[in-house]
A computed fold for a 525-nucleotide part of an RNA from an uncultured bacterium, annotated as small-subunit ribosomal RNA, 5' domain.
Context: one part of a larger RNA
RNA sequence: GGAUGAACGCUAGCGGCAGGCUUAACACAUGCAAGUCGAGGGGCAGCGCGGUGUAGCAAUACACUGGCGGCGACCGGCGAAAGGGUGCGUAACGCGUGAGCAACUUGCCCGUAUCCGGGACAUAACCGAUGGAAACGUCGACUAAUUUCCCAUAACAACAGGGACCGCAUGAUCCCAGUUUGAAAGAUCCGUCGGAUACGGAUGGGCUCGCGAGACAUUAGCUAGUUGGAGUGGUAACGGCACACCAAGGCUACGAUGUCUAGGGGUUCUGAGAGGAAGGUCCCCCACAUUGGAACUGAGACACGGUCCAAACUCCUACGGGAGGCAGCAGUGAGGAAUAUUGGUCAAUGGACGCAAGUCUGAACCAGCCAUGCCGCGUGCAGGAAUAAGGCCCUAUGGGUCGUAAACUGCUUUUGUGGUGGAGCAAUAAGUCGUACGUGUACGGCGAUGAGAGUACCUCACCAAUAAGCAUCGGCUAACUCCGUGCCCACACCCGCGGUAAUACAGAGGAUGCAAGCGUUAUCC
Numbered sequence: 001g002g003a004u005g006a007a008c009g010c011u012a013g014c015g016g017c018a019g020g021c022u023u024a025a026c027a028c029a030u031g032c033a034a035g036u037c038g039a040g041g042g043g044c045a046g047c048g049c050g051g052u053g054u055a056g057c058a059a060u061a062c063a064c065u066g067g068c069g070g071c072g073a074c075c076g077g078c079g080a081a082a083g084g085g086u087g088c089g090u091a092a093c094g095c096g097u098g099a100g101c102a103a104c105u106u107g108c109c110c111g112u113a114u115c116c117g118g119g120a121c122a123u124a125a126c127c128g129a130u131g132g133a134a135a136c137g138u139c140g141a142c143u144a145a146u147u148u149c150c151c152a153u154a155a156c157a158a159c160a161g162g163g164a165c166c167g168c169a170u171g172a173u174c175c176c177a178g179u180u181u182g183a184a185a186g187a188u189c190c191g192u193c194g195g196a197u198a199c200g201g202a203u204g205g206g207c208u209c210g211c212g213a214g215a216c217a218u219u220a221g222c223u224a225g226u227u228g229g230a231g232u233g234g235u236a237a238c239g240g241c242a243c244a245c246c247a248a249g250g251c252u253a254c255g256a257u258g259u260c261u262a263g264g265g266g267u268u269c270u271g272a273g274a275g276g277a278a279g280g281u282c283c284c285c286c287a288c289a290u291u292g293g294a295a296c297u298g299a300g301a302c303a304c305g306g307u308c309c310a311a312a313c314u315c316c317u318a319c320g321g322g323a324g325g326c327a328g329c330a331g332u333g334a335g336g337a338a339u340a341u342u343g344g345u346c347a348a349u350g351g352a353c354g355c356a357a358g359u360c361u362g363a364a365c366c367a368g369c370c371a372u373g374c375c376g377c378g379u380g381c382a383g384g385a386a387u388a389a390g391g392c393c394c395u396a397u398g399g400g401u402c403g404u405a406a407a408c409u410g411c412u413u414u415u416g417u418g419g420u421g422g423a424g425c426a427a428u429a430a431g432u433c434g435u436a437c438g439u440g441u442a443c444g445g446c447g448a449u450g451a452g453a454g455u456a457c458c459u460c461a462c463c464a465a466u467a468a469g470c471a472u473c474g475g476c477u478a479a480c481u482c483c484g485u486g487c488c489c490a491c492a493c494c495c496g497c498g499g500u501a502a503u504a505c506a507g508a509g510g511a512u513g514c515a516a517g518c519g520u521u522a523u524c525c
Stems, first nucleotide, its partner, number of pairs: 001525004006521005013377006019370002021335001026333003030330003035078003040075002043071002047069003050065006085288003095212007104205002109201008117151004127140005156182002158179002161176004166171001186193002214260003221251003226248004231243003263285004267278004290311005313324004341367001343366003349363001350361004380411004390402002393400002416462004421457001425452001431446007469514005474495002480509003484505001491496001
């Protein structure tokens, strides 16, 4: 000098764009953060419409009724493994980079081929009974499905056999006939949607290897599933992944093992570079979800807002027993030098479900707070000399200086205040019309929707009006005098200054630097 997720002191007009618990992965009140589909199903708790009945002159009220719109709870499907958070652990194939599969998987999506025939047993809800303070159950009876099960069928797959071809070979590919096992679901607005099997693709994942990337040798030896074999089991798949048997190996001064520290990278800061330092925001990967362990479901988890067990903690209790997990968004306490609102909206982008309308979405987009940073703008401009008055200013007492500074005159109005107008972000969806073609698809026209926000912006009017501080002035280092003090008070990065003439302390006047900031502290180059 530059830099920062900064803090502190003094000060403070505005806007744009960013950023905002670095500490206790400490504990958490409250609300919200994952639902959706009635075009899968039985149904009908609530709401609305209709119908019927009763009362009433009527308005209307009440009762019944799934007939309709729709729909709480329930069964079923898809999603909940994404998105969002944090950096505890991890020195590891965790990450980066480059290869690969010996041996894999992939719901939804795309393509190709084929199929969707027949039958059956249940169960929830509801109803009845009943236990419990609650959480939550238990028993009995009934019923449906795109729930579940069985049968049929099998292009395809698996299995062993034969043949062809390639290869040094385990083997790979193709063909032949055979055996065995394995599927399915319906809905409908009649247009379609959907289901099953196989192959291929795409996307995502799993696994393997080379190389790269911390400290300490005041850590030198480490290792029995350890290293290898052939076998069995297991896995989507290779493999000591597991197991029984056999062999005795394997790693290591090119640093094993141990201990300490740490998420990694893209990047960021600095530097002429080489390097050094950092890994906050944003993006990719990993790990974790109170602590430890385990599996279930599923295409995918060993699952943040799922289950089970154990532990610590907190809460409820009728003492028998139960409930909970903010490292999601806000918010609270604590810790700390220190870090924000219990806000708005699904309008856009994206996600889940749905034929769609749409519903949900603290993802996201916005708004609020904070000079935390960067950038931009302003606090006026021109003229004006009796160089006014004034200063516990200086002085050689003549004057000098603040100083064209002010006053005063003229101008302007960014900003400010008040008013008028007022966006872009919106593309389309359903639907409808038209065109094209083999069809239900494409294209074109019409066609709802704006949280932000009456915001940005434009424009009119008015007033110089609403707007300057902070640090420094011995040298380094730009900027000096007076007064006070008298090795005192103090200052100071360093050198040093102060003991009666202190440009170094304190105050004043003046000056210098930067400026809505300026200094100090901390850390890095």
The prediction has a mean pLDDT of 82.